[in-house]
Context: one part of a larger RNA
């Protein structure tokens, strides 16, 4: 000097991204104990008090015994008595308040993320009548399930309260089919190539019948258009102008667009750009916090909306205790480096 301890005047978060680390706080017995609550909880809340050894006295249970005494063993009472100290050494919650998020106890990034993310009980929707529907598997055959819709799959949501609006125009999904268009496949017909024959002195010409090459009316399914249904399916939820006897807003009116124009709550928020909005609170002093307003850049209802008691190695603020975090370092201990031998 490094790394691991120990103490420390005054002050005590002034340190820092942040009380990060450290210090506090701890046992057991009594007493007490809020708000809010799903009435179990919150609670070891919080916040006091007490503990050692000695003698006297009562008391519980056992045990012994005839019946005692004694021995163990429970709690109480008076009294003494050392020490700075009595759970004397070691081991053993620091506490309060307020917001978020997530009910919750579980899960998870083996090796930089433990959480607000996963799971979850509980809710809805769709499938699926049994050789089920799904899922493996080329298939046999298996899984589902030696189960049977109060059962199994597949989504999305997440205890629990109070809810969960409008919109089916697109895009999916369901049902329905008159009529459009619509494949392979069949097919009336007609087209062409070949050439037996036939005509011609030739060169050509004409050409049935087989066979071939292609066309092709008409018939032809789902599916598509086409008509409903459906948002706890995918998803979406508007603009400009005016207008009340101070201003000022705008209950009301007009106008245009839509498949409909965001209800109910919250709202500067894990969503707010402007923004350190603004007012209020806590501080001498607060970009964070908390309470409000609402001009919501761009909140909103199972992509779940608001609240919630209990719960968290979660995440903001704010208190009291308490310290070397820090003013500002100092000193000592082991180990180490490091100088000399």
């Nucleotide at each position: 000097u490094g790394c691991u301890c120990g103490u420390g005047a005054a002050g005590g978060a002034a340190c820092u991204c942040u009380g990060c680390a450290a210090a506090u706080u701890a046992a057991c017995u009594c007493c007490g104990u809020a708000a809010c609550u799903u009435c179990g909880g919150g609670a070891a809340a919080a916040g006091g008090a007490g503990u050692g050894c000695c003698c006297c006295u009562g008391u519980u249970a056992g045990u012994g015994u005839u019946a005692a005494a004694g021995c163990u063993u429970c709690u109480g009472g008076g009294g003494g008595u050392c020490g700075c100290a009595g759970u004397g050494a070691a081991a053993a919650g620091g506490g309060u308040c307020u917001a978020g998020c997530g009910a919750c106890u579980g899960u998870u990034u083996a090796u930089u993320a433990a959480a607000a993310a996963c799971a979850c009980a509980g809710g809805u929707c769709u499938g699926u009548g049994c050789g089920a529907a799904c899922a493996c598997g080329u298939a046999a055959g298996u899984g589902g399930a030696a189960g049977u819709a109060u059962a199994c799959a597949g989504a999305c949501u997440g205890a629990c309260g109070c809810c969960u609006g409008c919109c089916c125009g697109g895009u999916g999904c369901c049902g329905g089919u008159a009529a459009g268009u619509u494949a392979a496949g069949g097919a009336a017909g007609g087209g062409g190539g070949u050439u037996a024959g036939c005509c011609g002195u030739a060169a050509g010409g004409u050409g049935a019948a087989g066979c071939c090459c292609g066309c092709a009316a008409c018939c032809g399914a789902a599916g598509c258009u086409c008509c409903g249904g459906u948002a706890a399916a995918c998803g979406g939820c508007g603009g400009c102008c005016g207008u009340a006897a101070c201003u000022a807003u705008a209950a009301c009116g007009g106008u245009c667009c839509u498949a409909a124009g965001g209800u109910a709550g919250c709202g500067a928020a894990a969503u707010u750009c402007c923004u350190u909005g603004u007012c209020g609170g806590g501080u001498a002093a607060g970009u964070u916090c908390c309470g409000a307003c609402c001009u919501g850049c761009a909140u909103g209802a199972a992509u779940g909306g608001c609240g919630u008691a209990a719960c968290g190695a979660c995440u903001g603020g704010a208190c009291c205790a308490c310290u070397g975090u820090c003013u500002c370092c100092a000193c000592g201990a082991g180990c180490u480096a490091c100088u000399c031998g």
RNAcentral holds the full RNA, with entries from SILVA. A computed fold for a 341-nucleotide part of an RNA, annotated as large-subunit ribosomal RNA, domain IV. The coordinates come from a structure-prediction model, not an experiment, and the mean pLDDT is 89. It matches the Rfam family "Bacterial large subunit ribosomal RNA".